[in-house]
Annotation: Bacterial small signal recognition particle RNA from an Eggerthellaceae bacterium, 92 nucleotides, folded computationally. A source record names the gene ffs. Its mean pLDDT, the model's own confidence on a scale to 100, is 81. It matches the Rfam family "Bacterial small signal recognition particle RNA". Clan: SRP clan.
RNA sequence: GUCUGGCAGGACGGGGCGGCAUGUUCCGAACCUGGUCAGGUCCGGGAGGAAGCAGCCAUAAGGGACCGCUGCUGAGCCCGUCCUGCUACUCC
Numbered sequence: 001g002u003c004u005g006g007c008a009g010g011a012c013g014g015g016g017c018g019g020c021a022u023g024u025u026c027c028g029a030a031c032c033u034g035g036u037c038a039g040g041u042c043c044g045g046g047a048g049g050a051a052g053c054a055g056c057c058a059u060a061a062g063g064g065a066c067c068g069c070u071g072c073u074g075a076g077c078c079c080g081u082c083c084u085g086c087u088a089c090u091c092c
Stems, first nucleotide, its partner, number of pairs: 001091001004088012017074005023066005033058004041050003
C1' cells in the first nucleotide's frame, strides 16, 4: 500500500416504541348559535302569511376518552447505507 473483518463516534434513511394534538371519537348552548318548528301567539274577511317557546337535529366555546388514521415530537431500541478514527488479518 492492499483485502476482509471487529470496535468507537457521527450523518442520513427505514422500522418498532412512548407522548401530545391542529388527529379520531363522544358529550356539549332554557334565551343569549343555526336548522326544523307541534301547541299556543300575531296579521288577514278569507286564502294565506309572520315571529317563534318546548321537542328534535346539527354545531361553537369548552370538556372526556383514545392513538387505529394524520401531523408534531422524545429516547440510553432494531435494521440498512455512508463518513471518520482505532484495531486484527490476507497479499505485495
The sequence is in RNAcentral, with records from ENA.